RNAcentral holds the full RNA, with entries from SILVA. Small-subunit ribosomal RNA, 3' major domain from a metagenome, 478 nucleotides, folded computationally. It matches the Rfam family "Bacterial small subunit ribosomal RNA". Its mean pLDDT, the model's own confidence on a scale to 100, is 81.

Context: one part of a larger RNA
C1' cells in the first nucleotide's frame, strides 16, 4: 500500500421487512448429470453451466459409429503436357466410386497456327470441427451502470509511498458547494443519440371524413374537402425557471402555482482502471505440437431422440373468480412473389379443388383472446384435468420405421394447491390474456425475441441475512 475480520462508523441495492405470484408434490416438454451403447459428436459446470452455443438434429446439417470407396485429394491459384469438348441420355453396381456405349466447341485466318473456353493429367502451394483458451488476437460473461480508477507539476517522507481523492454538508453519482499544501487535468458519472408522452408548422396518398352533394341492403362507396385522426419530417416545451420555508452555499421540503409532463418525466443504447491464468483454438484468425493411402475427402445406413434414476428451466392442471354451448365488442407490432391468399365449393375436421387481389398505409395472413350478455353443469376425481394407448386420416418432403406436425372418433392415467427449502417483482410493474416474427420444405416452439389488452397489493423501517461503496481500526496474510 492492499486484502481480510463472527472490529467500529456512515450509506446504498426487491438485500431484508411489508405484499402479490410462483418453484419444490403430479403429468408432459426441454437442457444437464449418470448409466447404457458400435456411436449415444463436441463445448459450457457456484454466483457468472444446465429451453446455454443450437434463431429449427428424419436425409442434409454432422463434427460421432458401422460398412464401402479415393490418395495432389472436395475447393482455388500458378506453370507444363494432352484432348476437343463440357453438358446430356443410357447400361452394370445398395450408394459413392469405377467402368462401357451414344452424342460433341467458339473467335481470327485460305491453311498451318494463335487465342479463348472446357476436361484430363504432371509438378507445386493441400487438408484436419486433431491437441493446447495455462502460448495468443478478436469477441463475451461477471463484479456493475457499482462510482470509482489515474496522471502532470508542487509539497511531505531516507524509502515503499502519501497528499490531491481526506474533512463538513449534499447528490442517483469523485454530483455539486464550503474548507484544506495543494493547483490543475484525463478515463468514467451526467449531457450530446434513439423510442414514448403534449402542442405547433410543413405535407395529404394507399390513410382520414367535420361541413356540403350523390348513392347503397350496408360500407369514405363516389364527386369533393385539408378540418379531425393518422402518417413522417422540422421545431417548441422542463430549467428547481417562479412562489413559500430552511440553509453561508450546494441543495432539501411543499395534496404550492402554472403545465401534457416536475425535480434524472418513462424506457433503450451506452459498461472506466481492473478482477476471475473466467469462457471460446468448434464462428473467425493464429504460434507451437501431432497427422498425411489418414486424425484428410466422398457415400449408404445408424446415432446425436437410448432410460433404473438425480437435478435445473418451463408448460398444463388440480376447478365454480370455473368448464361447456350460443350471441356481441375493442388492439399494437410484424410478415408476404419459389410468397400471403380473400371468396366459392367439398369435407365433422386437419385440409383439398378452383380462384379475385396484392412486390403492399391499397390486397392477404387476420379469428385477437381474456371481456360482456344469455343458458347449462352444482362440488363429484366430476360436463375438472388431460397423460397414455387403439383405429381412421391430412400435410410437407426422394423418404415420416428408428424419429415430424396436425385432424377425427374412442380411451380417460397421475393430480383435490404441494415437506425442508427456494425464486421473481416497487407501476402501466407483478399477475393474467392473446398476437406476430426470426430460424424454417416440414416441425417436435410449452423456447427465444418483440407487440399490445385487462390490470393490482405493499414498502413501518434498516435490528437482522446477502452483495456493494467510503472512512477508520487490528493483523503471525501478500
Nucleotide at each position: 500500500u492492499g486484502a481480510c475480520g463472527g472490529g467500529g462508523g456512515u450509506c446504498c441495492g426487491c438485500a431484508c421487512a411489508a405484499g402479490c405470484g410462483g418453484u419444490g408434490g403430479a403429468g408432459c416438454a426441454u437442457g444437464u448429470g449418470g448409466u447404457u451403447u458400435a456411436a449415444u459428436u463436441c463445448g459450457a459446470u457456484g454466483a457468472u453451466a444446465c429451453g446455454c452455443g443450437a434463431g429449427g438434429a428424419a436425409c442434409c446439417u454432422u463434427a460421432c459409429c458401422u460398412g464401402g470407396g479415393c490418395u495432389a485429394g472436395a475447393a482455388u491459384g500458378u506453370a507444363g503436357u494432352u484432348u476437343g469438348a463440357c453438358c446430356a441420355a443410357u447400361c452394370c453396381u445398395g450408394a459413392a466410386g469405377g467402368g462401357g456405349u451414344u452424342u460433341u466447341u467458339g473467335u481470327a485466318g485460305c491453311a498451318a497456327u494463335a487465342c479463348a473456353c472446357a476436361a484430363a493429367u504432371u509438378a507445386u502451394a493441400a487438408g484436419g470441427u486433431g491437441c493446447u483458451g495455462c502460448a495468443u488476437g478478436g469477441c463475451u460473461g461477471u463484479c456493475g451502470u457499482c462510482a470509482g480508477c489515474u496522471c502532470g507539476u508542487g509539497c511531505c517522507g531516507u524509502g515503499a509511498g502519501g497528499u490531491g481523492u481526506u474533512g463538513g454538508g449534499u447528490u442517483a453519482a469523485g454530483u455539486c458547494c464550503c474548507g484544506c499544501a495543494a493547483c490543475g487535468a484525463g478515463c468514467g458519472c451526467a449531457a450530446c443519440c434513439c423510442c414514448c408522452a403534449u402542442c405547433a408548422c410543413u405535407a395529404g396518398u394507399u390513410g382520414c371524413c367535420a361541413u356540403c352533394a350523390g348513392g347503397u341492403a350496408a360500407a369514405g362507396c363516389u364527386a369533393g374537402g385539408a378540418a379531425c385522426u393518422c402518417u413522417a419530417g422540422u421545431g417548441a416545451a422542463a430549467c428547481u425557471g417562479c412562489c413559500g420555508u430552511c440553509g453561508u452555499a450546494a441543495g432539501a421540503c411543499g395534496c404550492g402555482a402554472g403545465g401534457a409532463a416536475g425535480g434524472a418525466g418513462g424506457g433503450g443504447a451506452u459498461g472506466a482502471u481492473g478482477u476471475c491464468a473466467a469462457g471460446u483454438c468448434a464462428u473467425c484468425a493464429u504460434g507451437g505440437c501431432c497427422u498425411u493411402u489418414a486424425u484428410g475427402c466422398c457415400c449408404a445406413g445408424g446415432g446425436c431422440u437410448a432410460c433404473a434414476c438425480a437435478c435445473g428451466u418451463g408448460c398444463u392442471a388440480c376447478a365454480a373468480u370455473g368448464g361447456g354451448a350460443g350471441a356481441g365488442a375493442c388492439a399494437a407490432a410484424g410478415g408476404g412473389c419459389a410468397g400471403c391468399a380473400a371468396c366459392a365449393c367439398a369435407g365433422c375436421g386437419a385440409u383439398g379443388u378452383g380462384a379475385a387481389g396484392c412486390u403492399a398505409a391499397u390486397c392477404c395472413c387476420a379469428a385477437a383472446a381474456a371481456c360482456u350478455c344469455u343458458u347449462u353443469c352444482u362440488c363429484a376425481g366430476u360436463u375438472c384435468a388431460g397423460a397414455u394407448u387403439g383405429c381412421a386420416g391430412u400435410c410437407u418432403g426422394c423418404a415420416a420405421c428408428u424419429c415430424g406436425a396436425c385432424u377425427g372418433c374412442a380411451u380417460g392415467a397421475a393430480g383435490c394447491u404441494g415437506g425442508a427449502a427456494u425464486c421473481g417483482c416497487u407501476a402501466g410493474u407483478a399477475a393474467u390474456c392473446g398476437u406476430a416474427u426470426a430460424u424454417c420444405a416440414g416441425c417436435a416452439a410449452u423456447g427465444a425475441u418483440a407487440c399490445g389488452g385487462u390490470g393490482a397489493a405493499u414498502a413501518c423501517g434498516u435490528u437482522c441475512c446477502c452483495g456493494g461503496a467510503c472512512c477508520u481500526u487490528g493483523u503471525a496474510c501478500a